């Protein structure tokens, strides 16, 4: 110098899950019950280690992730809005070279 991992912006794709009731001329909004999972949170499997036993089993601590699990938060006409992730473009940064 410098492909790639990786991080910041920028555009383009982009999914789930709803009714009643009260107000309203509609829209916002309240409330109740019900749902969703992909903003964010949160939990696990081996192995280690301790205790119980002759072993095994079992039990306590520790420990690695998620598109899984939970639904705290967030969402659930349309559009807007947010969005895991995926491509492109740009900037840093740097391994291989």
């Nucleotide at each position: 110098c410098c492909a790639a991992g990786c991080c910041a912006c920028u555009c383009u794709g982009g999914a789930a899950a709803g009714c009643g009731c009260c107000u309203u001329c509609g829209c916002c909004g309240g409330c109740g019950c019900a749902c969703c999972g992909a903003c964010g949170g949160a939990g696990c499997a081996a192995g280690c280690g301790c205790c119980c036993g002759a072993c095994a089993a079992g039990g306590c601590g520790u420990g690695a992730a998620a598109u899984c699990u939970c639904u705290c938060a967030g969402g659930u006409c349309a559009a807007g809005c947010a969005g895991a992730c995926a491509g492109a473009g740009c900037g840093g940064g740097g391994c291989a070279g």

This is a predicted structure of a 97-nucleotide RNA (Glycine riboswitch aptamer) from an Alphaproteobacteria bacterium.
Taxonomically the source falls in Alphaproteobacteria (Bacteria, Pseudomonadati, Pseudomonadota).
The coordinates come from a structure-prediction model, not an experiment, and the mean pLDDT is 80.
Its Rfam family is "Glycine riboswitch aptamer". Gene Ontology term of the family: glycine biosynthetic process. Rfam's curators write: This family represents the bacterial glycine riboswitch.